[in-house]
Context: one part of a larger RNA
Molecule: large-subunit ribosomal RNA, domain VI
Organism: Patescibacteria group bacterium
RNA sequence: CGUAGAAAUGUGAGAAGGCUCUUCCCUAGUACGAGAGGACCGGGAAGAACGAAUCUCUCGUCGACGAGUUGUCCCACCAGGGGCAUUGCUCGGUAGCGACAUUCGGUACGGAUAAACGCUGAAAGCAUAUAAGCGUGAAGCCGUCUUCAAGAUUACAUUUCAUUAAGCUUCCUGAAAGAUCAUCAGGUUGAUAGGCUCUACGUGAAAGCUCCGUAAGGAGUGAAGCGGAGGAGUACUAAUAGAGCGUGAGUA
Numbered sequence: 001c002g003u004a005g006a007a008a009u010g011u012g013a014g015a016a017g018g019c020u021c022u023u024c025c026c027u028a029g030u031a032c033g034a035g036a037g038g039a040c041c042g043g044g045a046a047g048a049a050c051g052a053a054u055c056u057c058u059c060g061u062c063g064a065c066g067a068g069u070u071g072u073c074c075c076a077c078c079a080g081g082g083g084c085a086u087u088g089c090u091c092g093g094u095a096g097c098g099a100c101a102u103u104c105g106g107u108a109c110g111g112a113u114a115a116a117c118g119c120u121g122a123a124a125g126c127a128u129a130u131a132a133g134c135g136u137g138a139a140g141c142c143g144u145c146u147u148c149a150a151g152a153u154u155a156c157a158u159u160u161c162a163u164u165a166a167g168c169u170u171c172c173u174g175a176a177a178g179a180u181c182a183u184c185a186g187g188u189u190g191a192u193a194g195g196c197u198c199u200a201c202g203u204g205a206a207a208g209c210u211c212c213g214u215a216a217g218g219a220g221u222g223a224a225g226c227g228g229a230g231g232a233g234u235a236c237u238a239a240u241a242g243a244g245c246g247u248g249a250g251u252a
Stems, first nucleotide, its partner, number of pairs: 001151001005161006014148004020048007032037001050105005058099004065092005070085006109143003116136004167245004171187005192238003195234005201227003208221005
């Protein structure tokens, strides 16, 4: 830009992907074989690699967070804190992200075939799977399975709305999204984000005060204080107000 308004839901021409392999057990130490050895067919169980999804579990990370601690400077000093030193170093760790984690997948079936094996059967009174005709037959082919898909210009279908337009956008708050754009959730008829309150959870027993001890330190107040990317509630703050696009497809 087109598909001669818009929104939603579909169809699927076509395209892409997938299709894997191994071991063990039973049948059965059976058939077979002098023995050594050792099956077809059929049934069952584990697993490898690969792939997809997910974060309940496990593990990792988590420069949000909590605690410990060294040196030094500062807050006049003590106490308590802050800065710098690779996040100073160390121990933990939520959300998120991830794999080493978890779950699932390649099953089964149908069609046409390859090699191969057949039926009927003449040419050629026989024979012959082939010349006419009809079958069996593979991890392969076409489907079945998954994903995309109407620029499939042959531009599809259905439902609803619309001419006072329907609808969309700009703008703003954002995240299940993200380089931007887009997508998605919202914009006061509002829980979209922040704040506030509560909390799963993390850390691990705050400061101050009191008591014990000469002191280092310990105990009590008290599973405390701090945090809380997750979850809930609550209009306090910000999503205000507005603007734009969009109708005619015919006639002269």